[in-house]
């Protein structure tokens, strides 16, 4: 980097600090965010519950100290696409 299976209309920041110009996967059309600093990074904070671990009354239960992940808008929207993102497993 390819395979597989799951999941993608719920939830969670007017937080402090760097940077500094575009960002909402990609085409088109559009609607939005952004020098009052988005995007992005660090740290705090918070959501959630896929792996781990735990607990029972043993079920698509409950916890939430551990690995991830996420925190504008349904993956923002509508068409398209060998599309993308996040988990897990196996070679």
């Nucleotide at each position: 980097g390819g395979c597989u299976c799951a999941u993608c209309c719920a939830g969670a920041g007017c937080g402090a600090c760097c940077c500094g110009a575009g960002g909402g996967a990609c085409c088109u059309g559009g609607c939005c965010c952004g020098a009052c600093g988005a995007c992005g990074g660090u740290c705090c904070g918070g959501c959630a519950a896929c792996c781990a671990g735990c607990c029972c009354g043993u079920g698509c239960g409950g916890c939430a100290c551990g690995g991830u992940g996420c925190c504008a808008a349904c993956g923002c929207c509508a068409g398209g696409u060998g599309c993308g993102a996040u988990g897990a497993g196996g070679a």
This is a predicted structure of a 91-nucleotide RNA (SAM riboswitch aptamer (S box leader)) from an Actinomycetota bacterium. It matches the Rfam family "SAM riboswitch aptamer (S box leader)". Gene Ontology term of the family: regulation of gene expression.